[in-house]
Context: one part of a larger RNA
RNA sequence: GAACGAACGCUGGCGGCAUGCCUAACACAUGCAAGUCGAACGUGAUCCGGAGCUUGCUCCGGUGAAAGUGGCGCACGGGUGAGUAACGCGUGGGAACCUGCCCAAAGGUAAGGAAUAACCGCGGGAAACUGCGGCUAAUACCUUAUGCUCCCUUCGGGGGAAAGAUUUAUCGCCUUUGGAUGGGCCCGCGUCGGAUUAGCUAGUUGGUGAGGUAACGGCUCACCAAGGCGACGAUCCGUAGCUGGUCUGAGAGGAUGAUCAGCCACACUGGGACUGAGACACGGCCCAGACUCCUACGGGAGGCAGCAGUGGGGAAUUUUCCGCAAUGGGCGAAAGCCUGACGGAGCAAGACCGCGUGAGGGAGGAAGGCUCUUGGGUUGUAAACCUCUUUUCUCAGGGAAGAAGAAAGUGACGGUACCUGAGGAAUCAGCCUCGGCUAACUCCGUGCCAGCAGCCGCGGUAAUACGGAGGAGGCAAGCGUUAUCC
Numbered sequence: 001g002a003a004c005g006a007a008c009g010c011u012g013g014c015g016g017c018a019u020g021c022c023u024a025a026c027a028c029a030u031g032c033a034a035g036u037c038g039a040a041c042g043u044g045a046u047c048c049g050g051a052g053c054u055u056g057c058u059c060c061g062g063u064g065a066a067a068g069u070g071g072c073g074c075a076c077g078g079g080u081g082a083g084u085a086a087c088g089c090g091u092g093g094g095a096a097c098c099u100g101c102c103c104a105a106a107g108g109u110a111a112g113g114a115a116u117a118a119c120c121g122c123g124g125g126a127a128a129c130u131g132c133g134g135c136u137a138a139u140a141c142c143u144u145a146u147g148c149u150c151c152c153u154u155c156g157g158g159g160g161a162a163a164g165a166u167u168u169a170u171c172g173c174c175u176u177u178g179g180a181u182g183g184g185c186c187c188g189c190g191u192c193g194g195a196u197u198a199g200c201u202a203g204u205u206g207g208u209g210a211g212g213u214a215a216c217g218g219c220u221c222a223c224c225a226a227g228g229c230g231a232c233g234a235u236c237c238g239u240a241g242c243u244g245g246u247c248u249g250a251g252a253g254g255a256u257g258a259u260c261a262g263c264c265a266c267a268c269u270g271g272g273a274c275u276g277a278g279a280c281a282c283g284g285c286c287c288a289g290a291c292u293c294c295u296a297c298g299g300g301a302g303g304c305a306g307c308a309g310u311g312g313g314g315a316a317u318u319u320u321c322c323g324c325a326a327u328g329g330g331c332g333a334a335a336g337c338c339u340g341a342c343g344g345a346g347c348a349a350g351a352c353c354g355c356g357u358g359a360g361g362g363a364g365g366a367a368g369g370c371u372c373u374u375g376g377g378u379u380g381u382a383a384a385c386c387u388c389u390u391u392u393c394u395c396a397g398g399g400a401a402g403a404a405g406a407a408a409g410u411g412a413c414g415g416u417a418c419c420u421g422a423g424g425a426a427u428c429a430g431c432c433u434c435g436g437c438u439a440a441c442u443c444c445g446u447g448c449c450a451g452c453a454g455c456c457g458c459g460g461u462a463a464u465a466c467g468g469a470g471g472a473g474g475c476a477a478g479c480g481u482u483a484u485c486c
Base pairs, nucleotide, nucleotide: 001486003484006482007481008480009479010478013355014354015353016352019348020347021313026311027310028309030308031307032306035072036071037070040069041068043066047062048061049060050059051058052057053056079266080265081264088191089190090189091188092187093186094185097183098182102179103178104177105176106175107174108173109172110144111143112142113141119134120133121132122131123130124129150159151158152157164171165170166169192238193237194236199229200228201227204226205225206224207223208222209221210220211219241263242262243261244260245256246255247254248253268289269288270287271286272285291302292301293300294299319345321344322343323342327341328339329338330337331336358388359387360386361385368379369378370377371376393423394422395421396420397419398418402413430475431474432473433472434471435456436455437454441470442469443468444467445466451458452457
């Protein structure tokens, strides 16, 4: 000098734009953050219409809340950086794999069956919830048939599928092949410090066989062999998410990894599997632990490192806001529903950029202040005063784009941006420094005191170095200080 997710002190007008718990991966009140489908299915509250009448009930038709079965989604999106020195990441390759929805192609969609929730009845329990009996449907479940291609095969053979819906035009369902996308696995190279860590290793290293996996493999197991790694730093200890990037620098390099993007890991702590195309699953399940809450003491409930918000920690980091109008996502044929993703608004001079606090004229160089050699000098064209302008500001009027589509309708932001008119210089300047480095000097006070200080150093009676004042220099809605990095 530059930088910053900064903090602190003094000061503070506006707009745009981005950013905002770096500390306790500490604990969390409350609300919301993942649902959707009646064009899969059986019920069916309510309401409407009609009929019968015993006038407040029954039947029929429609509407269709709510819960349930079933399907898809919940593995995305969002958060955090604890762990991890590792094929985790980066880069370049590889072969033994999977891939719902999507695209293309071929073939098929036949015949049957038994249940079960909802519901009804009777129970248990304080609750969470739950037991028994009875009825019922399906794109839920099961059996049989067929099955080119598919799988296994000793090549004889063996095995394996489906689901329907309705508005009759579609949407589905099953098998197989290929693609696309996404993912799993392996390898070369690169990836912090410590030798005051020198030896490490028993599924350890390899083989055979088996199991297991979507798949290769000590991945697991039995047996056999005795290997494998290491001063080219194994092992151990410490530290750390990695990268694109970011900051600095002429570069080489050094430092760093907030926001945005890619990958990884984690979801109270530890472990486990289930379902599924995909998880060993943040707002799923089970077990154990710590903590908190409810309880009728028998037993139960919970997990903000989602968005807000609270306590705590800290030098320090925001609203318990609006909207699904846009973009994107889930479900649905669609209308649509859901979406704290997202779009916006709010708060913070914390950062960057831009604008303003007036412009021109104006010497009797006014008054006042400061200084003084008492002549003056300086503040200083500065003010007053005259003329002008209205960026800003206030008020009033108009008023978007962002909105797609054949048309109509649809905007949270927002009566915002912007435009026009009126008014009036009106509403708006501070901070640091002035011994040298380093731009800027005098007076008073103080008297090695009080104090200053980045280094050198100032202060012990004339201090340009302390404190105040006048003046000056620098920067400016900021200016200084501190921390950190180059």
Model confidence (mean pLDDT): 86 of 100. This is a predicted structure of a 486-nucleotide part of an RNA (small-subunit ribosomal RNA, 5' domain) from an uncultured bacterium. Its Rfam family is "Bacterial small subunit ribosomal RNA". The full RNA is in RNAcentral, with records from ENA and SILVA.